[in-house]
Context: one part of a larger RNA
RNA sequence: AGUAGUUGAGGGAACUCGGCAUAUUGGCUCCGUGACUUCGGUUUAAGGAGUCCCUGCGUCUGUGCUCUUUUGAGUGGCGGUCGCAGGGGUCACUGACUAGGAGGAUCCAACUGUUUACCAAAAACACAACUGGCUGCUAAGCUGUAAAGCCUUGUACAGCCGGUGACGUCUGCCCAGUGACGGUAUCCGAAUACUCGGUACAACGGGUCUAAGGACCGUUAAACGGCGGGAGUAACUAUAACUCUCUUAAGGUAGCGAAAUGCCUUGUCAUUUGAUUGGUGACGUGCAUGAAGGGCGCAAUGAGGUCCUCACUGUCCCCAACUGCUGACCUCCGAACACUUCCUUCUGGUGGGAAGACCAGAGAUUUCCAGUGGGAAGCGAAGACCCCGUGAAACUUUACUGUAGCUUGAAGCUGUGACGCGAGUGACAUUGUAUAGAGUAUGUGGGAGCCGUUUGAGGAGUAUGUCGUCAGGCAUAUUCUGAGGCACCGAUGUAACACCACACCCUGUUGUUUGCGCCACUCACUUCGAAAGAAGGACACCUUCUGGCGGACAGUUCGGCUGGGGUGGCACGCCGAUGAAAAGAUAUCAUUGGCGCCCUAAGGUCGGCUCAGUCCGGUCAGAAAUCGGACGUAGAGUGCAAGGGCAAAAGCCGGCCUGACUGGAUCCCUGAUAAGACCGGAUCCAGAUACGAAAGUAAGGCCUAGCGAACCCCCGUGUCCUCCUUAGUGGGGGCCGGGUAUGACCGAAAAGUUACUCCGGGGGUAACAGAGUCGUCGCGCCCGAGAGUUCGCAUCGACGGCGCGGAUUGCUACAUCGACGUCGGCUCUUCCUAUCCUGGCCGUGCAGAAGCGGCCAAGGGUGAAGGGGUUCACUUGUUAAAAGGGAUCGUUAGCUGGGUUCACAACGCUGUGAGGCAGUUGGUUUGAUAUCUACUGGAAAUGUUGGAAGGCUGAGAGGAAGGACGCUAUAGUACGAGAGGAACUAGCGUUCGGCGCCACUGGUUUACCGGUUGUCCGACAGGGCAUUACGCCGGGCAGCUACGCGCUUUGCGAUAAGUUCUGAAAGCAUCUAAGAAUGAACCGCUCCUCGAAAAGAGCCUUCUUCGGGCAUGGCUAGAAGAGCCGUUUGAUGGAACCGGUGUGUACGCACGAAGGUAACGACGUGUUCAGCAUGCGGUCCCCAACGCCCAUACCUUG
Repeated sequence: AGUAGUUGAGGGAACUCGGCAUAUUGGCUCCGUGACUUCGGUUUAAGGAGUCCCUGCGUCUGUGCUCUUUUGAGUGGCGGUCGCAGGGGUCACUGACUAGGAGGAUCCAACUGUUUACCAAAAACACAACUGGCUGCUAAGCUGUAAAGCCUUGUACAGCCGGUGACGUCUGCCCAGUGACGGUAUCCGAAUACUCGGUACAACGGGUCUAAGGACCGUUAAACGGCGGGAGUAACUAUAACUCUCUUAAGGUAGCGAAAUGCCUUGUCAUUUGAUUGGUGACGUGCAUGAAGGGCGCAAUGAGGUCCUCACUGUCCCCAACUGCUGACCUCCGAACACUUCCUUCUGGUGGGAAGACCAGAGAUUUCCAGUGGGAAGCGAAGACCCCGUGAAACUUUACUGUAGCUUGAAGCUGUGACGCGAGUGACAUUGUAUAGAGUAUGUGGGAGCCGUUUGAGGAGUAUGUCGUCAGGCAUAUUCUGAGGCACCGAUGUAACACCACACCCUGUUGUUUGCGCCACUCACUUCGAAAGAAGGACACCUUCUGGCGGACAGUUCGGCUGGGGUGGCACGCCGAUGAAAAGAUAUCAUUGGCGCCCUAAGGUCGGCUCAGUCCGGUCAGAAAUCGGACGUAGAGUGCAAGGGCAAAAGCCGGCCUGACUGGAUCCCUGAUAAGACCGGAUCCAGAUACGAAAGUAAGGCCUAGCGAACCCCCGUGUCCUCCUUAGUGGGGGCCGGGUAUGACCGAAAAGUUACUCCGGGGGUAACAGAGUCGUCGCGCCCGAGAGUUCGCAUCGACGGCGCGGAUUGCUACAUCGACGUCGGCUCUUCCUAUCCUGGCCGUGCAGAAGCGGCCAAGGGUGAAGGGGUUCACUUGUUAAAAGGGAUCGUUAGCUGGGUUCACAACGCUGUGAGGCAGUUGGUUUGAUAUCUACUGGAAAUGUUGGAAGGCUGAGAGGAAGGACGCUAUAGUACGAGAGGAACUAGCGUUCGGCGCCACUGGUUUACCGGUUGUCCGACAGGGCAUUACGCCGGGCAGCUACGCGCUUUGCGAUAAGUUCUGAAAGCAUCUAAGAAUGAACCGCUCCUCGAAAAGAGCCUUCUUCGGGCAUGGCUAGAAGAGCCGUUUGAUGGAACCGGUGUGUACGCACGAAGGUAACGACGUGUUCAGCAUGCGGUCCCCAACGCCCAUACCUUG
């Protein structure tokens, strides 16, 4: 010193983020207990009293014996329990151990419980309860490729999946969006099927029908979610019950509200305090409360958060003493980490940025020991923050691309029958009307006859059916009649009828094939069953194809520039001007402007013309209309920016045209290196053409912007090439030209989060600190408008100007990312002055007192509290004053850890979400044995020219050794009208600081004495243990200590600001120029401490061979060393005795003692100021202080 403990005067939370830690309380019995309440609690509420020993009496009772029928009675020993009374002692009676501090208020969570093994125990999770959804059993849900399994040998009072979270009271409005569920005429909608195209097949393409799904229509919020703005208005003002208006799916209801949610904000008011960023209660202007992501209450509960009060205390004022262990000392053993270029620093400096090594100056003889932690931008860990990487991972989703799964249809497994509705096809029957024509003319061909008379033509009637263009036609049945009727011909008309053949269309019947719907069957198949059989059944299961849904799962991506990154912007492709420094080129998130077109004329050519403006003149006509004249280098115009250019034009007008043409070559421009591409431009050749009389001009526009690879797709062109065996036809591919776009513009197909994070790097790049700078900040100066009754300068000082500092905030990105620990506080030191106080002066709008402003001055001082993490700021009461700053925003190998800034959790806001928020809130591991240096101390060695002892000098170093205040006298004086009201000087105190001490007071006092509890040593006596370190309690010597006591100046010298003397320059004046004086807590002495290692190593005196060490007994000394004392010529230590001191009256004995028959008996009195102890003082040689080693100049001998 650390660590673990013990005690503490007076105060009592003043400490601190915070009563952290300590202390208090504590068991049992009795009394007594408030608010509130879910009536159970709260409750050990709170607050009181008792508790020991002895003696006696009594209650109940265990265990024996005797008697009694039983209840019971009696008796004996050992007990147990409860109660009462009397007696007694102590500081203290649960005497030790054990063993709640209490109360009030509030937030959150109802509760007991659970959780991040190893930084979070909570407000998080769970919970009972409420509620939503799915599910009828081969259930839903879950696992699995499947078989199969769980739920479950359960069955809706059940199972599963969500949300809320006891209880009380409630749970508002919105279905527009997203989702879920339901429906659906129509629309979109895949494969199969059908159908058309496809050379005749196929691939393929078009179409039709069509499922789920979507569009569409509804329902649903205890589904995801959401729940406005602007005006006006009431008998003061204010406010707005009221009105108007915009708008929405609906516009936040009840409640609550500066809250775990409120930015502003320390809101305002009240209360609590001396003082409150706190707490509580209110208010409501709710940045951004709000109703099962539940709202508001709520008794009880909580190692939860916050505030207050009482009690209590070393948390603190302000520290002191003691104890155990460790370190420290001795002996033995003996690592690890780290380090190893040289190492003795300090101050200042640095082409520098934070140096032991460089430069300058200073300091420095060497070594060891114990400490302290300032430095080694110390050690530990290739920084976790930040940025970067065409790094990673995890998570999310309406990122991209897929997959499982679910679902839809089709085909297969897959059979039978009936009905209905379609489609195809065969047979039969029927139908067929423009106009004209007698007439209802299907088409084409043949054709001059055909049919009929009992096998009944034709006609008439009735009935039925059907078609219909409403004229009528056809068919059947029946009655009457009974021999002709039709066609050819003619007319009409595109077409001419009888009859026959072949076809078409409409309709019907029937056969057959097939589709759909529905019903039924049983035989596949499935389930149950031991089987018989039952149930289901062509469905389902399963397989293939197919559409939809599909972060459940997977793989990936998530630009660049950038005065860090992000946000913003585009400085990412082009053009003009400036920058740009007179060739060219040239950067910035530099400045100033543009482009992503337009035009069949705004292009080509030929010809002609001259603009803007001003003046003069001229009907309406004006400043400006149109007309005439003059002047007019461009002041106009040129499609669009700017620059350059342009006058018989490049501007304006007109004629004719299409050169805005095809092919080729060269060059320029552009393009990090090298080589290219695209775009753009210029020149030439060939062809064809326009205009012009011609020379010629023209392959777009006065010039400089107006743009775009590969793959895929599309279009065009051609006696071209090639493939499909050949030919034809058709098609594919190639070559050539053009088009569709990549604006991140030489061109991937691409969203987020990470605080759960990881890796590789970067001081190429941010946050802290440093450095540079100083806009900002702070301070000063100049000028002097004005204020100050007058008056710029007693005081204040606008508008402006010039500096200094390097404490603010910025800027820069120079050092540090193989790490320099980040705010505040505590502790401790030093420096600066732009001085807050104290000292000395000057001015004043200075009478005095008190002030205001300034000059010198850094010696000393600059304090205590409240709330807040705070620095800062605010507040309270003191004070002479409560100044400002630096030292890596001094100080984390010194402390703390409240804040910030990890993982957990909540609120508000935000985001679909994962998540996020210089918003809030609760919680949250602070490593280490010191090598070097430095510092504080303690020793040793060498040197200083023999050694030793004693005494000095004082270079130099340190100190603040003192600072400040009050009171009394001066003096109620000077001054002042008064009210008020000093000073020099002298004295007495106080406070802060410093040094020392322990007689007193107080603390401690684990030497000591005493009391007492439990237990053990059989009892007594005497002891052990009860904190690892006194069991607890009452005292306490020495020592150490503060809370106690003592001391703690004046003077001299030199000066500062200032005040003066004499005195010129400058005949005066002048404090100055020469000279002289005075003048401060400042500076130097005086005072205290260190200090011959002060290398210039000092001086004096004595001894004259002298000296030193070990050992030994010790302490006035002490970590080890050292220092000092003693050593028989001795009181150094021990013992003994005497004195003093502490405790408080010992053991034993005697007597007394409440009682009890007695035995006994706590205890009291006496013996006894006893006994015990004694680190103190003294006396006394009883014991122990015995001895050993080294060195030694000169001289002599060896």